[in-house]
RNA sequence: AGGGGUGUAGUUCAAUGGUAGAAUAGGAGUCUCCAAAACUUUUGAUGGGAGUUCGAUUCUCUCCACCCCUG
Numbered sequence: 001a002g003g004g005g006u007g008u009a010g011u012u013c014a015a016u017g018g019u020a021g022a023a024u025a026g027g028a029g030u031c032u033c034c035a036a037a038a039c040u041u042u043u044g045a046u047g048g049g050a051g052u053u054c055g056a057u058u059c060u061c062u063c064c065a066c067c068c069c070u071g
Stems, first nucleotide, its partner, number of pairs: 001070007010024004018054001026042005047063005
């Protein structure tokens, strides 16, 4: 330099263009002599920008970060 892939909650992963969800972690509570475990409840996210569309995590372009391949 060229090509390809990935980017969603603190973490690990879902979501065929139509309400962004689970597990775990965090907060609160129940239980317990205390704690752990269990149970209930709750908080928290689509990498940035633009475009298409009635509607975008999803499709297109571009940028950024990381990974892989070629030279």
Predicted 3D model of a 71-nucleotide RNA (transfer RNA) from a Clostridia bacterium.
Model confidence (mean pLDDT): 84 of 100.
Lineage of the source: Bacteria > Bacillati > Bacillota > Clostridia.
Its Rfam family is "tRNA". Rfam describes the family as follows. Transfer RNA (tRNA) molecules are approximately 80 nucleotides in length. By type it is a transfer RNA.